[in-house]
Context: one part of a larger RNA
RNA sequence: CAUUUCUGUGCUUGCCCCGUCCUUCUUCGGCUCGGACGCACCGCUGGUCAACCGGUUGUGCCGCCAGGUGCAUCGCCGGGUAGAUAUGUGCGGCAGGGAUAAGCGCGGAAAGCAUCUAAGCGUGAAGCCCACCUCCAGAUGAGAUCUCCCAUCCCCUCGAGGGAGUAAGACCCCUGGAAGACGACCAGGUUGAUAGGUCUGAGGUGGAAGCACGGCAACGUGUGCCGCUGACAGGUACUAAUCGGUCGAGGG
Numbered sequence: 001c002a003u004u005u006c007u008g009u010g011c012u013u014g015c016c017c018c019g020u021c022c023u024u025c026u027u028c029g030g031c032u033c034g035g036a037c038g039c040a041c042c043g044c045u046g047g048u049c050a051a052c053c054g055g056u057u058g059u060g061c062c063g064c065c066a067g068g069u070g071c072a073u074c075g076c077c078g079g080g081u082a083g084a085u086a087u088g089u090g091c092g093g094c095a096g097g098g099a100u101a102a103g104c105g106c107g108g109a110a111a112g113c114a115u116c117u118a119a120g121c122g123u124g125a126a127g128c129c130c131a132c133c134u135c136c137a138g139a140u141g142a143g144a145u146c147u148c149c150c151a152u153c154c155c156c157u158c159g160a161g162g163g164a165g166u167a168a169g170a171c172c173c174c175u176g177g178a179a180g181a182c183g184a185c186c187a188g189g190u191u192g193a194u195a196g197g198u199c200u201g202a203g204g205u206g207g208a209a210g211c212a213c214g215g216c217a218a219c220g221u222g223u224g225c226c227g228c229u230g231a232c233a234g235g236u237a238c239u240a241a242u243c244g245g246u247c248g249a250g251g252g
Base pairs, nucleotide, nucleotide: 037092038091039090040089041088045086046085048083052079053078054077055076056075057072058071059070060069061068062067096130097129098128103123104122105121106120152164153163154162155161169247170246171245172244173189174188175187176186177185194240195239196238197236198235199234200233201232203229204228205227210223211222212221213220214219
C1' cells in the first nucleotide's frame, strides 16, 4: 500500500457519497430579477384618529317657533388633521484589508543529485481578526481637547488636617417636550416665545346661523368654496414660568 475479518461510533427508510448506463442536462463561472428577514420613516397608498366637521332616528330639556343640548355602543351613519402605524416607502447582508487551514509554490540544504521545509519567503477559504452596526473612561490603568473662576475667614494635634461663607457653575422649584415607567435627557424661566390664550395660515369638513327671494308645502336659491375646526406652521407677552433656597475651589 492492497484485499479482507471483527468491533465501535454517527445517521435512520429515503436520502447521501462514489462508480456506471441513459439523458446533454446538471455542476462550475458571469449577469439579472424577486421572496423572506432586519432597521428606519410617514412624502406616497391605506387602516386608525371616543375632545374635528357634517347627515340623521327616538326621547327629555332650554316657555313656544327657530336654533341648540343631554341620553340611547362615539345612538347610528359619511368623512377626517396631528400622532402612532403596515399591507406603504427608503436602506441593509456586500465590497475591502490582515493572519491562516487543506492545498499549490519560490529559492534551498541535511544527502555534490533531488526535494514546498529543516533556516527563509510566497499564495491560498462562506471559516479567524478587522472593516460595517451598537455599547463603552468605575478603562480606580478613571484618558484627550476647549473655555470660565480664584487665592477669603475661623479652628488645630500644624498634616496633602478640620470647618464656614463664596467664585465660575450647577441643582431645588416652575413652564413644557416629535424625551420619558420613575429618575434621566432636551427646550425654556420676564435680558423670555417654554406652554396656554389670541391672531394669521395649513389641513379637515362641505356650503353655518340670520335675513331675503321662490314654492301651498316638504324644500330650494342667494348673501357665501360660507361657517365651524384637537394635536400642525408662523406671529403676538394677554395668562403662567413669581419671590426665593441649596450645593459648589483654597492647591503646586